Predicted 3D model of a 166-nucleotide RNA (glmS glucosamine-6-phosphate activated ribozyme aptamer) from Salipaludibacillus agaradhaerens. RNAcentral holds the sequence, with entries from Rfam. Taxonomically the source falls in Salipaludibacillus (Bacteria, Bacilli, Caryophanales, Bacillaceae). Its mean pLDDT, the model's own confidence on a scale to 100, is 78. Its Rfam family is "glmS glucosamine-6-phosphate activated ribozyme aptamer". About the family: This entry contains a glucosamine-6-phosphate activated ribozyme that is found in the mRNA for GlmS. GlmS is an enzyme that uses fructose-6-phosphate and glutamine to generate glucosamine-6-phosphate. The ribozyme catalyses self cleavage of the glmS mRNA that is thought to regulate GlmS activity. It is annotated as a riboswitch.

RNA sequence: ACGCAACACAAAGCGCCAGGGCUGUGAGAUCGAGAAAAACACAGCUGACGAGGUGGAGGUUUAUCGAAAUGUUCGGCGGAUGCCUCCCGGUUGUUCAUCGCAACCGAAAGCAUGAGCCCAAACCAGAAAGGCGACUUUCUGAACAAUGGCUGAUGUACCGAUGAUU
Numbered sequence: 001a002c003g004c005a006a007c008a009c010a011a012a013g014c015g016c017c018a019g020g021g022c023u024g025u026g027a028g029a030u031c032g033a034g035a036a037a038a039a040c041a042c043a044g045c046u047g048a049c050g051a052g053g054u055g056g057a058g059g060u061u062u063a064u065c066g067a068a069a070u071g072u073u074c075g076g077c078g079g080a081u082g083c084c085u086c087c088c089g090g091u092u093g094u095u096c097a098u099c100g101c102a103a104c105c106g107a108a109a110g111c112a113u114g115a116g117c118c119c120a121a122a123c124c125a126g127a128a129a130g131g132c133g134a135c136u137u138u139c140u141g142a143a144c145a146a147u148g149g150c151u152g153a154u155g156u157a158c159c160g161a162u163g164a165u166u
Base pairs, nucleotide, nucleotide: 014078015077016076017075019074020046021045022044023043024042025041026040049066050065051064055087056086057085058084059083060082088106089105090104091103092102093101095164096163097162098161099160100159110156111155112154113153115151116150117149118148124141125140126139127138128137129136130135
């Protein structure tokens, strides 16, 4: 150094790289009148900025939202809190209980539409550290979102059976 085994730690714009792009070396070499370009080999770098999101099981794959960049955050592989089905528990359906039905919720909970308020990090600028370099890490400053959350409106739905209470 490589391989095998065990243990520990580590995740969801999360992990990885065989395409692409970029850097270094071979090499200002070989060929050649003279030079450049292209190509090749090896070794590296890059390859998602946060917000939001997990009842259980199975299935499935292009699984939400915006910011930045003038666009490689391209392309590929794996995964993933998405989605579908069933199950468990529950909310609403104008008093309660049971069973249905409908739409929803997993600490929230009928549907549609609108309004107000609230919440970022990168980018950018500046300053350090590492590296021949491409680049990487950290700190400071000033901001800016949509999903989402909170509040409050408008419209609309407000079912069936049995029993109890008023």